[in-house]
Record summary: This is a predicted structure of a 540-nucleotide part of an RNA (small-subunit ribosomal RNA, 5' domain) from Paenibacillus sp. L63. The RNAcentral record of the full RNA draws on ENA, Greengenes and SILVA. It matches the Rfam family "Bacterial small subunit ribosomal RNA".
Context: one part of a larger RNA
RNA sequence: GGACGAACGCUGGCGGCGUGCCUAAUACAUGCAAGUCGAGCGGAUCUGAUGGAGUGCUUGCACUCCUGAUGAUUAGCGGCGGACGGGUGAGUAACACGUAGGUAACCUGCCUGCAAGACCGGGAUAACAUUCGGAAACGGAUGCUAAUACCGGAUACGCGAUUUCCUCGCAUGGGGAGAUCGGGAAAGGCGGAGCAAUCUGCCACUUGUAGAUGGACCUGCGGCGCAUUAGCUAGUUGGUGGGGUAACGGCUCACCAAGGCGACGAUGCGUAGCCGACCUGAGAGGGUGAUCGGCCACACUGGGACUGAGACACGGCCCAGACUCCUACGGGAGGCAGCAGUAGGGAAUCUUCCGCAAUGGACGAAAGUCUGACGGAGCAACGCCGCGUGAGUGAUGAAGGCUUUCGGGUCGUAAAGCUCUGUUGCCAGGGAAGAACGCUUAGGAGAGUAACUGCUCCUAAGGUGACGGUACCUGAGAAGAAAGCCCCGGCUAACUACGUGCCAGCAGCCGCGGUAAUACGUAGGGGGCAAGCGUUGUCC
Numbered sequence: 001g002g003a004c005g006a007a008c009g010c011u012g013g014c015g016g017c018g019u020g021c022c023u024a025a026u027a028c029a030u031g032c033a034a035g036u037c038g039a040g041c042g043g044a045u046c047u048g049a050u051g052g053a054g055u056g057c058u059u060g061c062a063c064u065c066c067u068g069a070u071g072a073u074u075a076g077c078g079g080c081g082g083a084c085g086g087g088u089g090a091g092u093a094a095c096a097c098g099u100a101g102g103u104a105a106c107c108u109g110c111c112u113g114c115a116a117g118a119c120c121g122g123g124a125u126a127a128c129a130u131u132c133g134g135a136a137a138c139g140g141a142u143g144c145u146a147a148u149a150c151c152g153g154a155u156a157c158g159c160g161a162u163u164u165c166c167u168c169g170c171a172u173g174g175g176g177a178g179a180u181c182g183g184g185a186a187a188g189g190c191g192g193a194g195c196a197a198u199c200u201g202c203c204a205c206u207u208g209u210a211g212a213u214g215g216a217c218c219u220g221c222g223g224c225g226c227a228u229u230a231g232c233u234a235g236u237u238g239g240u241g242g243g244g245u246a247a248c249g250g251c252u253c254a255c256c257a258a259g260g261c262g263a264c265g266a267u268g269c270g271u272a273g274c275c276g277a278c279c280u281g282a283g284a285g286g287g288u289g290a291u292c293g294g295c296c297a298c299a300c301u302g303g304g305a306c307u308g309a310g311a312c313a314c315g316g317c318c319c320a321g322a323c324u325c326c327u328a329c330g331g332g333a334g335g336c337a338g339c340a341g342u343a344g345g346g347a348a349u350c351u352u353c354c355g356c357a358a359u360g361g362a363c364g365a366a367a368g369u370c371u372g373a374c375g376g377a378g379c380a381a382c383g384c385c386g387c388g389u390g391a392g393u394g395a396u397g398a399a400g401g402c403u404u405u406c407g408g409g410u411c412g413u414a415a416a417g418c419u420c421u422g423u424u425g426c427c428a429g430g431g432a433a434g435a436a437c438g439c440u441u442a443g444g445a446g447a448g449u450a451a452c453u454g455c456u457c458c459u460a461a462g463g464u465g466a467c468g469g470u471a472c473c474u475g476a477g478a479a480g481a482a483a484g485c486c487c488c489g490g491c492u493a494a495c496u497a498c499g500u501g502c503c504a505g506c507a508g509c510c511g512c513g514g515u516a517a518u519a520c521g522u523a524g525g526g527g528g529c530a531a532g533c534g535u536u537g538u539c540c
Base pairs, nucleotide, nucleotide: 001540002539003538004537006536007535008534009533010532013387014386015385016384017383018382019380020379021345026343027342028341030340031339032338035080036079037078040077041076043074044073045072046071051066052065053064054063055062056061087298088297089296097222098221099220100219101218102217103216106215107214111211112210113209114208115207116206117205119153120152121151122150128143129142130141131140132139133138159182160181161180162179163178164177165176166175167174168173188203189202190201191200192199193198224270225269226268231261232260233259236258237257238256239255240254241253242252243251273295274294275293276292277288278287279286280285300321301320302319303318304317323334324333325332326331351377353376354375355374359373360371361370362369363368390420391419392418393417400411401410402409403408424481427475428474429473430472434467439462440461441460442459443458444457445456446455484529485528486527487526488525489510490509491508495524496523497522498521499520505512506511
């Protein structure tokens, strides 16, 4: 000198864009952060068209009861999603990460292409009803019922075993064709046409194959401190066999052998998430790993599995522990390292805000619902950038301050005065882009169908904004509302006076202060930077 997620002191006009618990991975009140589908299913509740019956009776109205079309809502069963998105950096010195490869040792829901199929049956169970137990959380018994829930059979594919042939390769081996045996799929819903059988459209479903995407495993190399850590290791190192996994493998187990690592630093201890990047530097290098992006790990602490394409699962389950809460003392409930917020710790770090309008995600045929992701607003000079606090003119060099050798000098064109301007702020009026859709209506085209509906695409109209009456534009008015901080001995730009008298104090280093202090304090003047300026801390 540069830099900062900074803090502290003094000061503080505006805007844009960013950033904001670095400490206690401490404890958490409250609200929200993951739901959705009634076009999978049976119910329940509400609505009550139509029809029927009864009563009143003014003979066509009113009321009541039954029936229950249609529509709406939804606890439960079922499907998909809660493995994404969001947070944190505790642990981890490791194939965790980065980079380059390998898998002839692997998996992949939703999506896309291709090939084929969706046949025949069955038994339950929640909801519900009755009832019992419990303070509650919740649970038991009996009875009934449905499905795209569950199960059996058929067929297809070709999964496993045995076997024949062809072919290829980098070792184990891979690919293709065939035979026998064993195992082994499926589900409907919503429209349209039709008297019906049936046909047809869309969405779902099953099998195989290929792709895409996402993951899993293995390997070379690379990135830390201590040798005042020198030896470490028993599933340890290898083999055979069994098991297990999507898959290779001591991954696990039985048996056998005695190996494996190490001064090219094993082992131990300490520290630490890694990288793209960021800071500095001419570079080499050194330091850092906030925000943003990629990967990893974790979710009160420790352990475990279940479900599932995917988890050993932040807002799922079980067990143990610590803590907090409820209790009728028998027993139960909870997990902010999600967004806000609270207490605590600390030098120190924000609103219990608005909206799903946009982008993205989950579900749904869609309308749509949900979304503290996200889009925005709020607070903070925390940072960077931009703008302003006026411009021109004005010498009797005013008054006043300071100083003086008492002549003067200086603040100083500075002020006043005069003439202008109106950035920003204040007030008033107008007022966006971000909106593309989806959907409805009308028209047109295309694939498909026997044909229609429906599907895909295009055109026109209708309609959707949290921010926000914001940005922006225009007008009015008035210099009116807007400057401080540090320094002035040398390094280092900038000097005098007074006070003090080794005192009070200053100080980054050298060093100032003991009666003329340019070094302390104040004033005048000056220098530097400027909505900031200094100090402290850290890195180069």